[in-house]
RNA sequence: CGAGCCGGGCGGACGGCCGCGUGAGGAGCCCUUUCACCAGGGUUUCUCCCGAGGAACGUCCGGGCUCCACAGGGCAAGGUGGUGGCUAACGGCCACCCGGGGUGACCCGCGGGACAGUGCCACAGAAAACAGACCGCCGGGGACCGCAAGGCCCUCGGUAAGGGUGAAACGGUGGUGUAAGAGACCACCAGCGCCUGAGGUGACUCAGGCGGCUAGGUAAACCCCACUUGGAGCAAGGUCAAAAGGAGCCGCCUCGGCGACUCUGCGCGGACGUUCGAGGGCUGCCCGCCCGAGUCCGCGGGUAGACCGCACGAGGCCCGUAGCAAUGCGGGCCCUAGAUGGAUGGCCGUCUCCCCGGCCGCCGCGAGGCGACCGGGCGACAGAACCCGGCGUACAGCCCGACUCGUCUG
Numbered sequence: 001c002g003a004g005c006c007g008g009g010c011g012g013a014c015g016g017c018c019g020c021g022u023g024a025g026g027a028g029c030c031c032u033u034u035c036a037c038c039a040g041g042g043u044u045u046c047u048c049c050c051g052a053g054g055a056a057c058g059u060c061c062g063g064g065c066u067c068c069a070c071a072g073g074g075c076a077a078g079g080u081g082g083u084g085g086c087u088a089a090c091g092g093c094c095a096c097c098c099g100g101g102g103u104g105a106c107c108c109g110c111g112g113g114a115c116a117g118u119g120c121c122a123c124a125g126a127a128a129a130c131a132g133a134c135c136g137c138c139g140g141g142g143a144c145c146g147c148a149a150g151g152c153c154c155u156c157g158g159u160a161a162g163g164g165u166g167a168a169a170c171g172g173u174g175g176u177g178u179a180a181g182a183g184a185c186c187a188c189c190a191g192c193g194c195c196u197g198a199g200g201u202g203a204c205u206c207a208g209g210c211g212g213c214u215a216g217g218u219a220a221a222c223c224c225c226a227c228u229u230g231g232a233g234c235a236a237g238g239u240c241a242a243a244a245g246g247a248g249c250c251g252c253c254u255c256g257g258c259g260a261c262u263c264u265g266c267g268c269g270g271a272c273g274u275u276c277g278a279g280g281g282c283u284g285c286c287c288g289c290c291c292g293a294g295u296c297c298g299c300g301g302g303u304a305g306a307c308c309g310c311a312c313g314a315g316g317c318c319c320g321u322a323g324c325a326a327u328g329c330g331g332g333c334c335c336u337a338g339a340u341g342g343a344u345g346g347c348c349g350u351c352u353c354c355c356c357g358g359c360c361g362c363c364g365c366g367a368g369g370c371g372a373c374c375g376g377g378c379g380a381c382a383g384a385a386c387c388c389g390g391c392g393u394a395c396a397g398c399c400c401g402a403c404u405c406g407u408c409u410g
Stems, first nucleotide, its partner, number of pairs: 001406004006401005012351007020051002023048010053381001057392002060390005065233004072287004077229005082096005097111001098109004112224002117222002119218003134163002136159007144151002171189006190214001192211008237308004245264004250259003266300007279291004315334008354377005360371004
């Protein structure tokens, strides 16, 4: 210098004019109430603080929170799957082990079980699992040919070392042995099982010894095993108001009624039920248990408003400390949107980042590097809606750091 691989970060700035939202404070005006003040509400204006993201996207996981609700057992169903740690938890993160890929830095893994059982392995091939004989090899018998060696055909038996098929064919190499072969036997090796020692928290690793010779693959097929799992969800859930009707009470009155206040709460019909239990709850089912005086159906009527939930959090930043790390602990500082038809925008100017082209200067022994000027061009993915921890996806253009490989120079 080039290429690669891993991690972290930015993704515009400044100024001017006009315009928004929450909150806080000041001033003015109006309404209710009062003798007045206070308190409450509305409105106008001024000032100040703050005001979208690394993914706010996907809605794929896990929780906080709310309600059912005080909530057991079994079956089913779902999720995860090497070991150890982190975390509120997770299917997440960190470290490690094993297997695979890469020269390497590194990357990948639906990583327990095929000797519990059931399936599947197309086509080709003799044969795809305790299999198998297509071409072969060897031996016995017989017919024909030949001087002979032997050739050729049929039949019986032995064989799986050689060849062929295939993704995969019952270990590999060398030898002994045999009629010909074969782990039949031997040496070495691979695999598997067992034993011993060392290391490691562990998954596992290394070394040595023994053994029978080797009984495929697939569970990202069903399944088995281990661990684990209430449901619904902020449109959760609360408070107030309103309302048709009823009741009580007070005042007025032409005794028909009208009005204010308080309480309750829509009306009609039907079915079942009130401890001999309707209905409801505990995932889908069953058992058991618990709550329970109302529950459900049809028709008609009223309301659809205001407020809370709603942002102080498993919170952010900095320092120290323990740890390989994820992260924990301690100290200090900070408060950073809360809308509800849904706010942060519009215009102008000057720059900046980056890209392309041209031109010049400086530094260096060198390979090379830095900077200025001129002209042209460009600026991504994309917007909270209860909150948080993850994962996945999108992203123009850049910056920083570690490491690997290659080339060049001193």
Bacterial RNase P class A from Streptomyces longhuiensis, 410 nucleotides, folded computationally.
RNAcentral holds the sequence, with entries from ENA.
The gene name in the source record is rnpB.
The same sequence occurs in records of 15 taxa.
Model confidence (mean pLDDT): 76 of 100.
The model forms 97% of the base pairs in the Rfam consensus.
It matches the Rfam family "Bacterial RNase P class A". Rfam describes the family as follows. Ribonuclease P (RNase P) is a ubiquitous endoribonuclease, found in archaea, bacteria and eukarya as well as chloroplasts and mitochondria. By type it is a ribozyme.